[in-house]
The part of an RNA shown here (large-subunit ribosomal RNA, domain IV) has 344 nucleotides and comes from a freshwater metagenome. Its mean pLDDT, the model's own confidence on a scale to 100, is 88.
Context: one part of a larger RNA
């Protein structure tokens, strides 16, 4: 020196990314108990208070003597219920220790706040989460020989179901609610039109031959789906503007004007898990706060099921604070254990 325990004056987070580690809190009984909520919760919220033993007295409960009572007269039944023992509670009184759940085991708690409704699930062996799923909404597909999957192919799953089914995409509980845009893309429909393959179809032509013929080339016209083309569709891919001017202090602009656009972002919420500028600007909390928490809106670059905003419970989650608590630290220090290393 290495691990690992145990102790520590004063001070108690001054350590640190970060109270990581550790210390604290722990059983039971009793008393109490908030804000908010989906009225189920939260809650063991929080915060008190008791706890050994001895003695006494007083309950209940078990055993069950004896007495009474009934009858079907029995080893019967039902009531009441003495004494001692057992269990197990109350009350008084006493007694020892620093210390009575006397070792052991056995919750820290509170407060704001993101995210995800919850219990589940995953990266076997660096990631458990705010990812995954999830019930609950929607779109879609599919009428059964289903639609979808598999499998050269019989056949098989779906299903011995059958549209309250099943396959598939997307959202994620609940509550309020989910604007505008159908130009391009994708998708549904559309007995018309154009365009379009082989194939039918053959005007003409061309070699050849003496000629019947045989051999090639070929125009109208016919001729399907797809495309063009009219339409619908957004909880379908996805989108969702710009310059000028303008009110009797200034400053805003409720109004105007103009240019493009399919349409120019509605409610809500915002420097956010999104804010560059930026430690925005105010307030709060600290003596002192790039974090935090309310607000504003100049959203560089939120926005409505790639869902938006809330939101009780819930979370080995991330983030701030507080109160308890300690060698985290001011700062060392001593000691038990087990290596190492030194002498011998």
């Nucleotide at each position: 020196c290495u691990a690992u325990c145990g102790c520590u004056a004063a001070g108690g987070a001054a350590c640190u990314c970060u109270g990581c580690a550790a210390a604290a809190u722990g059983g039971c009984c009793c008393c109490g108990u908030a804000a908010c909520u989906u009225c189920g919760g939260g809650a063991g919220a929080a915060g008190g208070g008791g706890u050994g033993c001895c003695c006494u007295u007083u309950g209940u409960u078990g055993u069950a003597a004896a007495u009474a009572g009934u009858c079907a007269c029995g080893c019967a039944c039902u009531a009441u219920g003495a004494a001692g023992c057992a269990a197990u509670g109350g009350g008084g009184g006493g007694u020892c220790g620093c210390a009575g759940u006397g070792a052991a085991a056995a919750g820290g708690u509170c407060c704001g706040g993101g995210c995800a409704a919850c219990u589940g699930u995953u990266u076997a062996a660096c990631a458990a989460a705010a990812a995954c799923a999830c019930a609950g909404g929607u779109c879609u597909a599919u009428g059964c020989u289903a639609a979808g999957c598999u499998g050269a192919a019989a056949g098989g799953c779906g299903a011995c179901g059958u549209a309250u089914a099943u396959g598939g995409g997307c959202u994620g509980a609940c509550a309020c609610c989910u604007g505008c845009c159908c130009a391009g893309u994708g998708c549904c429909g559309g007995a018309a039109g154009g365009u379009u393959a082989a194939g039918g179809g053959g005007a003409g032509g061309a070699g050849u031959g003496a000629g019947a013929g045989c051999u090639u080339c070929g125009a109208a016209c016919u001729g399907a789906a797809g495309c063009c083309c009219c339409g619908g569709u957004g909880a379908a891919c996805g989108g969702c503007g710009g310059c000028c001017g303008u009110a009797a202090c200034u400053a805003u602009a409720a109004c105007g004007g103009u240019c493009c656009u399919a349409a120019g972002g509605u409610a809500g919420c915002g420097a956010a898990a999104u804010u560059c500028c930026u430690u925005g600007u105010c307030g709060g909390g600290u003596a002192a706060g790039u974090u935090c928490c309310g607000a504003c809106c100049u959203g560089c670059a939120c926005g409505a099921a790639u869902g938006g905003u809330g939101u009780a419970a819930u979370g080995a989650u991330c983030u701030g604070g507080a109160c308890g608590c300690u060698g985290u630290c001011u700062u060392g220090g001593c000691g038990g254990u087990a290596g190492g290393c030194u002498u011998g």